[in-house]
RNA sequence: CAAAAUCUUUGGGGCGUGGUGCAAUUCCACACCGAUAGUACAGCCUAUGAACAAUGGCUUUGCCAUUGCCGAGCAGGUGAAAUUCCUGCGCCGACGGUACAGUCCGGAUGAGAAAAGAGUUUG
Numbered sequence: 001c002a003a004a005a006u007c008u009u010u011g012g013g014g015c016g017u018g019g020u021g022c023a024a025u026u027c028c029a030c031a032c033c034g035a036u037a038g039u040a041c042a043g044c045c046u047a048u049g050a051a052c053a054a055u056g057g058c059u060u061u062g063c064c065a066u067u068g069c070c071g072a073g074c075a076g077g078u079g080a081a082a083u084u085c086c087u088g089c090g091c092c093g094a095c096g097g098u099a100c101a102g103u104c105c106g107g108a109u110g111a112g113a114a115a116a117g118a119g120u121u122u123g
Stems, first nucleotide, its partner, number of pairs: 001123004006118005016030004031103002033093002035048004043091002052068007073089005095106003
């Protein structure tokens, strides 16, 4: 220095003002937010993760595996290179609850992509 397995820690943000109404952080107007890896710096390019469904297995309050599902961006500029930067105008956001929710409450003091570190073994 490389590889392998192990352990530890870290690991998601956001409704403010006004309006209508018996009732809305849910509707309307404006507002606000953006996990992880890759790549010229990315919510909307390629992948990954969480949720949900089906099937199978097991030591069955559940866990694991496989499969399915899985939102949204264009134009111009600079440049060797950017759907990533700059300018302009757009768009998107699981499930359950509740006056219809990306922002409230809940599953969740959960899970997890991944990041950092530690020592071990092998070369």
About this RNA:
This is a predicted structure of a 123-nucleotide RNA (FMN riboswitch aptamer (RFN element)). Its mean pLDDT, the model's own confidence on a scale to 100, is 84. The model forms 100% of the base pairs in the Rfam consensus.